Molecule: THF (Tetrahydrofolate) riboswitch aptamer
RNA sequence: GACAGAGUAGGAACCGCGCGUUAAGUGCCGGCGGAUGGGAGGUCGCCGCCGGACGAAGAAAGCUUGUCUUUCGCGGUGCCGUUCCGCAUCCGCUGCC
Numbered sequence: 001g002a003c004a005g006a007g008u009a010g011g012a013a014c015c016g017c018g019c020g021u022u023a024a025g026u027g028c029c030g031g032c033g034g035a036u037g038g039g040a041g042g043u044c045g046c047c048g049c050c051g052g053a054c055g056a057a058g059a060a061a062g063c064u065u066g067u068c069u070u071u072c073g074c075g076g077u078g079c080c081g082u083u084c085c086g087c088a089u090c091c092g093c094u095g096c097c
Base pairs, nucleotide, nucleotide: 001097003095004094005093010085011084012083013082014081016079017078018077019075020074021073028052029051030050031049032048033047034046038091039090040089042087058072059071060070061069062068063066
C1' cells in the first nucleotide's frame, strides 16, 4: 500500500416476567440538554426534562365482597434474554498479500 472483516447508539422478530385498561405508557409538535464503534467528527437516528395538541377496549368467572383473585382480550405499553440488522468520512484494530 491492496483486499477482506469485527465492534456503538439503536431497530425488528420471538420468548419470559411485568404495567395500564379508574389511561399511565406509546406515537405527534415545539424548546432545552445529553449520550452515541478505540480516536476525531456529530446527524435525517437515539435518550432525558419542560410545554402543547391529539387520543384508547374491554369482557367473563369465582367467593373470601376486596382499590380482591383468575381467565380471555386490548395498548403503535415497560424490562430481561435470544436471533437478525446496525457509523457517511478520516485514522485506528483483526486477518491476509